[in-house]
Notes
Transfer RNA from Saccharimonadales bacterium (SeqCode), 74 nucleotides, folded computationally. RNAcentral holds the sequence, with entries from ENA and MGnify. Model confidence (mean pLDDT): 81 of 100. NCBI's taxonomy places the organism under Bacteria, Bacteria candidate phyla, Candidatus Saccharimonadota, Candidatus Saccharimonadia, Saccharimonadales (SeqCode).
RNA sequence: GGGCUCGUAGCUCAGUUGGUUAGAGCGUUACAUUGACAUUGUAAAGGUCGAAGAUUCGAGUUCUUCCGAGCCCA
Numbered sequence: 001g002g003g004c005u006c007g008u009a010g011c012u013c014a015g016u017u018g019g020u021u022a023g024a025g026c027g028u029u030a031c032a033u034u035g036a037c038a039u040u041g042u043a044a045a046g047g048u049c050g051a052a053g054a055u056u057c058g059a060g061u062u063c064u065u066c067c068g069a070g071c072c073c074a
Base pairs, nucleotide, nucleotide: 001073002072003071004070005069006068007067010026011025012024013023019057028044029043030042031041032040050066051065052064053063054062
């Protein structure tokens, strides 16, 4: 230098053919339960879906450029 894959909550990830409230588990916080702790139950907080543009009535999803990580080739 060229090619491929990936980037979504603090962590690990799902998200179907683009369709209108962005989710799960673990973790965190509060409450209930206990003599206390753990477990369990209920609830809550936490996301500009890597960044910027484009297409579209509508983009996490399609397209372009860039950034970052990994792999392959030279």